A computed fold for a 356-nucleotide RNA from a Lachnospiraceae bacterium, annotated as Bacterial RNase P class A. Its mean pLDDT, the model's own confidence on a scale to 100, is 75. The sequence is in RNAcentral, with records from ENA. The model forms 94% of the base pairs in the Rfam consensus. It is recorded under the gene name rnpB. Rfam family: Bacterial RNase P class A. Rfam describes the family as follows. Ribonuclease P (RNase P) is a ubiquitous endoribonuclease, found in archaea, bacteria and eukarya as well as chloroplasts and mitochondria.
RNA sequence: CAAGAGGGAUGGAUGGUCGCGGGGCGCAGACGCGCCACGAGGAAAGUCCGGGCUUCGCAGGGCAGGAUGCCGGAUAACGUCCGGUGGAGGCGACUCCCAGGCCAGUGCAGCAGAAAUGAUACAGCCGCGCAAGCGGUAAUGGUGAAAUGGCAGUGUAAGAGACUACCGCUUUUCCGGUAACGGAAAAGGCAGAUGUAAACCCCAUCCGAAGCAAGACCAAAUAGCAGAGCGAUACGCCGGCCCGGCGUGCUCUCAGGUAGGUCGCUUGAGCCGUGUGGCAACAUACGGCCUAGACAGAUGAUCAUCCCGGUCCGCAAGGACUACGACAUAACCCGGCUUACAGUCCCUCUUGGUGA
Numbered sequence: 001c002a003a004g005a006g007g008g009a010u011g012g013a014u015g016g017u018c019g020c021g022g023g024g025c026g027c028a029g030a031c032g033c034g035c036c037a038c039g040a041g042g043a044a045a046g047u048c049c050g051g052g053c054u055u056c057g058c059a060g061g062g063c064a065g066g067a068u069g070c071c072g073g074a075u076a077a078c079g080u081c082c083g084g085u086g087g088a089g090g091c092g093a094c095u096c097c098c099a100g101g102c103c104a105g106u107g108c109a110g111c112a113g114a115a116a117u118g119a120u121a122c123a124g125c126c127g128c129g130c131a132a133g134c135g136g137u138a139a140u141g142g143u144g145a146a147a148u149g150g151c152a153g154u155g156u157a158a159g160a161g162a163c164u165a166c167c168g169c170u171u172u173u174c175c176g177g178u179a180a181c182g183g184a185a186a187a188g189g190c191a192g193a194u195g196u197a198a199a200c201c202c203c204a205u206c207c208g209a210a211g212c213a214a215g216a217c218c219a220a221a222u223a224g225c226a227g228a229g230c231g232a233u234a235c236g237c238c239g240g241c242c243c244g245g246c247g248u249g250c251u252c253u254c255a256g257g258u259a260g261g262u263c264g265c266u267u268g269a270g271c272c273g274u275g276u277g278g279c280a281a282c283a284u285a286c287g288g289c290c291u292a293g294a295c296a297g298a299u300g301a302u303c304a305u306c307c308c309g310g311u312c313c314g315c316a317a318g319g320a321c322u323a324c325g326a327c328a329u330a331a332c333c334c335g336g337c338u339u340a341c342a343g344u345c346c347c348u349c350u351u352g353g354u355g356a
Base pairs, nucleotide, nucleotide: 001352002351003350004349005348006347007346008345009344010343012306013305014304015303016302017301018300020039021038023036024035025034026033027032041327045338046337048336049335050334051333052332053211054210055209056208065207066206067205068204069203070084071083072082073081074080085099086097087096088095089094100202101201105200106199107196108195109194122141123140124137125136126135127134128133149167150166152164153163154162168190169188170187171186172185173184174183175182176181215263216262217261218260224254226253227252228251229250230249234248235247236246237245238244270289271288272287273286274285275284276283277282307325309322310321311320312319313318
């Protein structure tokens, strides 16, 4: 220098004018006015996981259902993260993997092919036979994603794990590792035969439900077999009359909860810096900071100058013109994941080339 790999930061700047949200101060004291500082994001998004918080439910256990699925660690928790193991890709930096179990049971395996799971021989090869054919065989050919371990030899009429070495597989033992796993040795001739569990299923672990429009409090109004008092007359009912009882009235209290209001609401597993422990995720000590809280929902509009970008002119320095400024807008709060993103900047590493 070129081509790449991994990670991080930023997300136009300054000023003026008008406006919005909640807060403080002052004036005013029903309304309101003035001043001051503050007021979106890395994803605020999708609402896909996990937790806090709230209300309801719940003795304990089980069934059903759902989620997760190599090992160890981190964490409030996780399906997230970190570090490893195994596998796949790349010369490499590095990246990717829904990575338990088909000797519990059930299911499925199209086409091609002779044959696709306790089945089988199309061509071929070998033996017998004049031939037709019969018998043996699975080395060779052909089909297929996959053909019943591979390959070389021995053996044989031809062949075959029939036998032998090596590799693969399985089992056992030893060594290393917390473990996943890795390494070594021995044994087993491999018909206790294939794939599929992003097929049912089995095994292990975890999971109560709904969500801030959760929910709590105050409380005009309406409904009250509620309580006390007033009135004790009047009216109605208990067949007529008397006693007695009930209902209808007014006031107060209680209960109730609509409109409305207050809280929940932003001080929190918080942020920043430094140190310590740890490979890391992360944990911890000390110091500093307070940083939106609306409830139909504010955070906007516009002007000027500049920046970035584009087009044109120019050998160049530079000049002229000009639009846009990405993705997206908090709503109880956190930890993650996923997805979107114009442009700019920075760090580390790899491969190749060149120079010293």